[in-house]
Context: one part of a larger RNA
RNA sequence: GGCGACCGCUUUUGGAGUUCGAUUAAGCCAUGCGAGUAGAAUGAAUUAGAUUCAUUGCAAACUGCUCAGUAACACGUGGAUAACCUGCCCUAUGCUCUGGGAUAACCUCGGGAAACUGAGAAGAAUACCGGAUAGACCACAACGCCUGGAACGGUGUGUGGUUGAAAGGUCACGGCAUAGGAUGGGUCUGCGGCGUAUCAGGUCGUAGGGGGUGUAACGGACCUCCUAGCCAUCGACGCGUACGGGUUGUGGGAGCAAUAGCCCGGAGAUGGAUUCUGAGACACGAAUCCAGACCCUACGGGGUGCAGCAGGCGCGAAAACUUCACACUGCAGGAAACUGUGAUGAGGGAACUCCAAGUGACUGCACAUUGUGUAGCCUUUUCUUUACUAUUAAUCGGUAUUGGAAUAAGGGCUGGGAAAGACCGGUGCCAGCCGCCGCGGUAAUACCGGCAGCUCAAGUGGUCGUC
Numbered sequence: 001g002g003c004g005a006c007c008g009c010u011u012u013u014g015g016a017g018u019u020c021g022a023u024u025a026a027g028c029c030a031u032g033c034g035a036g037u038a039g040a041a042u043g044a045a046u047u048a049g050a051u052u053c054a055u056u057g058c059a060a061a062c063u064g065c066u067c068a069g070u071a072a073c074a075c076g077u078g079g080a081u082a083a084c085c086u087g088c089c090c091u092a093u094g095c096u097c098u099g100g101g102a103u104a105a106c107c108u109c110g111g112g113a114a115a116c117u118g119a120g121a122a123g124a125a126u127a128c129c130g131g132a133u134a135g136a137c138c139a140c141a142a143c144g145c146c147u148g149g150a151a152c153g154g155u156g157u158g159u160g161g162u163u164g165a166a167a168g169g170u171c172a173c174g175g176c177a178u179a180g181g182a183u184g185g186g187u188c189u190g191c192g193g194c195g196u197a198u199c200a201g202g203u204c205g206u207a208g209g210g211g212g213u214g215u216a217a218c219g220g221a222c223c224u225c226c227u228a229g230c231c232a233u234c235g236a237c238g239c240g241u242a243c244g245g246g247u248u249g250u251g252g253g254a255g256c257a258a259u260a261g262c263c264c265g266g267a268g269a270u271g272g273a274u275u276c277u278g279a280g281a282c283a284c285g286a287a288u289c290c291a292g293a294c295c296c297u298a299c300g301g302g303g304u305g306c307a308g309c310a311g312g313c314g315c316g317a318a319a320a321c322u323u324c325a326c327a328c329u330g331c332a333g334g335a336a337a338c339u340g341u342g343a344u345g346a347g348g349g350a351a352c353u354c355c356a357a358g359u360g361a362c363u364g365c366a367c368a369u370u371g372u373g374u375a376g377c378c379u380u381u382u383c384u385u386u387a388c389u390a391u392u393a394a395u396c397g398g399u400a401u402u403g404g405a406a407u408a409a410g411g412g413c414u415g416g417g418a419a420a421g422a423c424c425g426g427u428g429c430c431a432g433c434c435g436c437c438g439c440g441g442u443a444a445u446a447c448c449g450g451c452a453g454c455u456c457a458a459g460u461g462g463u464c465g466u467c
Base pairs, nucleotide, nucleotide: 001467002466003465004464005463006462007461008460009459012357013356014355015354016353017352019350020349021315027313028312029311031310032309033308036058037057038056041055042054043053044052045051065268066267067266075192076191077190078189079188080187081186084185085184089181090180091179092178093177094176095175096174097131098130099129100128107120108119109118110117111116135163136162137161138160139159140158141157143156144155145154146153168173194240195239196238201231202230203229206228207227208226209225210224211223212222213221243265244264245263246262247258248257249256250255270291271290272289273288274287275286293304294303295302296301321347323346324345325344329343330341331340332339333338360378362376363375364374365373366372367371383403386400387399388398389397410456411455412454413453414452415437416436421451423450424449425448426447432439433438
């Protein structure tokens, strides 16, 4: 000197921003909102509307938040998958046959304080379930062909076995099977990036093998048997710290430090464990259980999870409105119209940062050193009055207009370093100042005031961190 956070004093205006509860408590949360949509699948109620209820389909695994854990294939980069999956979308080929039984809403009766829940009757589907065929998979036999570095892959024939598709429709559109693509993921792997040796030995599913279980898939991932291995001074193991990277700060650079915010990846959703559905979750606004905390209760029993957006308490030196709109950009659903969206887009607040402008200009006179005072005159960014106008809407804004120099300057410092007082008053080793050196014990250029001056300027100083 720069950057980041906070604090003191002061403060006129406009614009921009990837700034604003990261640091401390991944502490706890009142209230509202944050995920729905489809009548071109279906039943019923209603008649003003597909308006409402229910079944059903798709979505809810995205978006949004946070950084606790993690020193790890978590991340970055380069590969592998001859060990894998992939809804919606695209391409190609073929098919869409035949039957059945329920159930919700509605109606009639109940139970319960509530949350919610029971019985009866009726009755639909692209909901559910049989059968058939196609197909898929496996084994055996003999051979061929194709791709490839390598068949363990693909394909053709026969025999046997296992399993086993479809859904209609208001004619717009759908459904099923197989093969391929695209997209998204799973898994494995070379290399890379931290402190400590005042951590030197660590390890028993440990290291490998035969066989199995399980998975979409390889594998001690798991199980049984066998062998006794495996890692380590090129730092194993332990402990401490820490999401990683793109990037950011600083420096002429080598470097050093940081990485909350924006983008990519990962992980988490009060602390743990488990699971269903599904193409995809072991699932922030799904379910079940345990723990801790809290709430309601008629004591029988129930309910909650803001590290979503606002907002509250607490913690702190430290951080905003319980605003508006789906008009834009996306996302979900829908054939579409459209609906939903605290994503997003807007506005409000903040001396958070950066950029720009102003706080007057001119003339005469007096004093006189720049200049100060006074009189006149000019201008109006800002201030104030009024009208019009853009925008989804509201505000902010834009254009014109009335008035009047009016409404607009402070902070720190003045002994040296280091620009600026040998001025006045107070104090008297006291009170105090001081990054360092050092001032103060009666004439203090150093403390506290006044005046004067220096320096930055809507800012200026201090503390902490870092280069």

The part of an RNA shown here (small-subunit ribosomal RNA, 5' domain) has 467 nucleotides and comes from an uncultured prokaryote. Its Rfam family is "Bacterial small subunit ribosomal RNA". Its mean pLDDT, the model's own confidence on a scale to 100, is 81. The full RNA is in RNAcentral, with records from ENA.